[in-house]
RNA sequence: GCCUCCGUAGCAUAGCGGCUAAUGCAUCGGUUUCGUAAACCGGGGAUCGUGCGUUCAAAUCGCACCGGAGGCU
Numbered sequence: 001g002c003c004u005c006c007g008u009a010g011c012a013u014a015g016c017g018g019c020u021a022a023u024g025c026a027u028c029g030g031u032u033u034c035g036u037a038a039a040c041c042g043g044g045g046a047u048c049g050u051g052c053g054u055u056c057a058a059a060u061c062g063c064a065c066c067g068g069a070g071g072c073u
Stems, first nucleotide, its partner, number of pairs: 001072007010025004018056001027043005049065005
């Protein structure tokens, strides 16, 4: 230098053009307990790596850039 894949909540992931972006763990509150843990119930937390474009509509498609992983010369 070139090619492929990845980037979504504190962490791990789902979501593959249109519904309020979903789940687990963590965190906060409650029930329970003498108390703690466990269990159960409930809450908060994301404008989807950045920008531009395509489209009536983009986390999702295209391009560029940034970061990460692997490969080739």